[in-house]
RNA sequence: GCAUCUGUAACUCAGGGGAUAGAGUGCUGGUCUCCGACACCAGUGGUCGCAAGUUCGAAUCUUGUCAGAUGCA
Numbered sequence: 001g002c003a004u005c006u007g008u009a010a011c012u013c014a015g016g017g018g019a020u021a022g023a024g025u026g027c028u029g030g031u032c033u034c035c036g037a038c039a040c041c042a043g044u045g046g047u048c049g050c051a052a053g054u055u056c057g058a059a060u061c062u063u064g065u066c067a068g069a070u071g072c073a
Stems, first nucleotide, its partner, number of pairs: 001072007010025004018056001026044006049065005
C1' cells in the first nucleotide's frame, strides 16, 4: 500500500428496515442476616465509532471516514 472482518450500556454480546434498542455481568437501593456473602425484588445505564446519502421509516441498506484485528505484498 491492497483486501476482508469487527465497532451497540462500565464489560461480554444479541438484534440484519417498522415505530419506547435488549440480555447476562456490573453498579445502586430494598428483603434476608448479628455483620457480610449467596438468593430474591426493584432500579441504574447507550444520539448503536463519526459524517453524509437512500427510504414514509435506518442500529440494520449505500458511500466516505476513524479505530482495531487478520491476510497478501

Transfer RNA from a Clostridiales bacterium, 73 nucleotides, folded computationally. Rfam family: tRNA. About the family: Transfer RNA (tRNA) molecules are approximately 80 nucleotides in length. Model confidence (mean pLDDT): 82 of 100.